[in-house]
The RNA shown here (transfer RNA) has 74 nucleotides and comes from Thermoactinomyces mirandus.
Taxonomically the source falls in Thermoactinomyces (Bacteria, Bacillota, Bacilli, Caryophanales).
Rfam family: tRNA. The family's RNA type in Rfam is transfer RNA.
The coordinates come from a structure-prediction model, not an experiment, and the mean pLDDT is 82.
RNA sequence: CGGGACGUGGCUCAGCUUGGCAGAGCACCUGGUUUGGGACCAGGGGGUCGCAGGUUCAAAUCCUGUCGUCCCGA
Numbered sequence: 001c002g003g004g005a006c007g008u009g010g011c012u013c014a015g016c017u018u019g020g021c022a023g024a025g026c027a028c029c030u031g032g033u034u035u036g037g038g039a040c041c042a043g044g045g046g047g048u049c050g051c052a053g054g055u056u057c058a059a060a061u062c063c064u065g066u067c068g069u070c071c072c073g074a
Base pairs, nucleotide, nucleotide: 001073002072003071004070005069006068007067010026011025012024013023020057028044029043030042031041032040050066051065052064053063054062
């Protein structure tokens, strides 16, 4: 320098193919249960989807640029 994969709540990830309410598990908070803790049960909070721009009625999703991590090639 060229090519590819990945980036989404605190953590691990799904959703992208086929654009249409942002989700799951764990964690966290409150209550119940218990002598207490754990487990279990009920409820709750937290993310504008790495960043910027474009297309569209509408973008995590499509297009372009760019940043970070990893891999391959030179």